THF (Tetrahydrofolate) riboswitch aptamer from Anaerosalibacter bizertensis, 97 nucleotides, folded computationally.
It matches the Rfam family "THF (Tetrahydrofolate) riboswitch aptamer". From the family's description: Tetrahydrofolate (THF) riboswitch was first reported for Ames et al. as an RNA motif in 5' untranslated (5'-UTR)regions of folate transport and biosynthesis genes in Firmicutes genomes.
[in-house]
Formats: sequence, structure tokens, C1' cells
RNA sequence: GGCAGAGUAAACGAUUUGCGUAAAGUGCUAAGGGAUGGGACGUUGCCCUUAGACGAAAAGCUUCAAUAGUUUGCGAUAAAUCGUUGCGUUCGCUGUC
Repeated sequence: GGCAGAGUAAACGAUUUGCGUAAAGUGCUAAGGGAUGGGACGUUGCCCUUAGACGAAAAGCUUCAAUAGUUUGCGAUAAAUCGUUGCGUUCGCUGUC
């Protein structure tokens, strides 16, 4: 130097445990900020804060009763585990010639 390869953020699925169902969360818009293969630059994407608009599925049982307990549901719901997928440029890393 040539060729091949690994690894991020995260996405999806399954399982489990929660949260909400007295509506938080999710999703949308705007502004600001942040983290993003081991380094540098950075995009799709991701996260946080503030503001705004929108907006939902409950039912049974227990109980003297309840805003309590419990079961089944429901929510673009959260986390963990496993599986699958997963960096644009450049340097680096691994294997090989």
C1' cells in the first nucleotide's frame, strides 16, 4: 500500500417488572442546549430544557365506604434482559497479501 472485517447513537420484536387510565407519558410545532464506532469533523437519527397547539378506554370483583386493594383491558407509556438491524469522510484497530 491492496483486500476483508469489528465496534456508536439508536430502531424494531419478544419476555419481565413498572407507570398512567383523577391523563402523566407518547406523538406534533418553535427556540435553546447536549451526547453520538478509539480520535477529529459531521449528517440522518437520538436525548434534555422551555413555550405552544392537539389529545385517549375502560370494565369486573373485594370492601361499611373510599381518591383503597385486585383482575382483565387500554396507552404511538417507561425501564431491564435477550434477539435482529445499525456511522458519511478521514485516521486508528483486527486479519490477510
The sequence is in RNAcentral, with records from Rfam.